Model confidence (mean pLDDT): 83 of 100.
Predicted 3D model of a 146-nucleotide RNA (FMN riboswitch aptamer (RFN element)).
The sequence was found by an Rfam model in a public genome assembly.
C1' cells in the first nucleotide's frame, strides 16, 4: 500500500398558528341548548435516506490536489404486488419550470412551482402500527500479501 472473506458499530426528518364540524356526550323534553371533537378536510406551517455527478464554496500564491455541496439529474434502498419452504427472483417504483450569468447550467444565482408506500382512523409526506424490524450505504477491525 492493496484483494477475496469474516466480524463490530452506525445508518430518516417533519403540521407552529387559525378555520370548519363528521361524530360523541350531557341537559332539556318536543326538537332545542351546552360541551367535547381532524397534526387526516380548508387556510397555512414544516420535512427531505444512500451512492454518483458539480461552472459553486473552503484550504493552498497558481496549476493541481483535498474536503463540502441536488427531495424533483443518473442510479440504489425501504414499502407495495406476484412467485418461492426459504434464500431469493421478477414487477412496480413520486416530483421542475421560468429568468439571469456564461463557451456550456439537470447542479450556480434569483423567482415561482411540484412530489412523497402500506394498514388504522374523519380523507394522513408529518399521528398510531408492522418496526427494539429491514436496509442502500458509511466507518472501523481482523485476515492474507509486498
Nucleotide at each position: 500500500g492493496g484483494a477475496a472473506u469474516u466480524c463490530u458499530u452506525c445508518g430518516g426528518g417533519g403540521c407552529a398558528g387559525g378555520g370548519u364540524g363528521a361524530u360523541g356526550u350531557g341537559c332539556a323534553g318536543a326538537u332545542g341548548c351546552a360541551c367535547a371533537g381532524a397534526u387526516u378536510c380548508c387556510c397555512g406551517a414544516c420535512c427531505g435516506a444512500c451512492g454518483g455527478u458539480a461552472a459553486c464554496c473552503u484550504g493552498u500564491g497558481a496549476a493541481g490536489c483535498a474536503g463540502g455541496a441536488a427531495g424533483u439529474c443518473c442510479g440504489u434502498g425501504a414499502a407495495c404486488u406476484g412467485c418461492g419452504c426459504a434464500a431469493g427472483c421478477a414487477g412496480c417504483c413520486g416530483a421542475u419550470c421560468c429568468g439571469g450569468u456564461g463557451c456550456a447550467a439537470g447542479u450556480c444565482c434569483g423567482g415561482a412551482a411540484c412530489c412523497g408506500a402500506c394498514a388504522g382512523u374523519a380523507u394522513a409526506g408529518u399521528c398510531u402500527g408492522g418496526a427494539u424490524g429491514a436496509g442502500a450505504g458509511a466507518a472501523g477491525a481482523a485476515g492474507c500479501u509486498u